[in-house]
RNA sequence: GGGCUCAUGGCCAAAUGGAUAAGGCGCCUGACUACGAAUCAGGAGAUUCCAGGUUCGACCCCUGGUGAGCUC
Numbered sequence: 001g002g003g004c005u006c007a008u009g010g011c012c013a014a015a016u017g018g019a020u021a022a023g024g025c026g027c028c029u030g031a032c033u034a035c036g037a038a039u040c041a042g043g044a045g046a047u048u049c050c051a052g053g054u055u056c057g058a059c060c061c062c063u064g065g066u067g068a069g070c071u072c
Base pairs, nucleotide, nucleotide: 001072002071003070004069005068006067007066010025011024012023018056027043028042029041030040031039049065050064051063052062053061
């Protein structure tokens, strides 16, 4: 340098053109307990790596960039 794959809350991870971006771990509050842990209930937290484009509508498709992995 060429090709392929990936980038979504603090961490992991789903959504494959349709509306409010699911879920798990963690965090906070409450219940329970002598106190914790576990369990249960509730809550906060992501303008989806950046900039454009296509579309009525984009996490999703296209272009460029940045970063990571694999490969030649």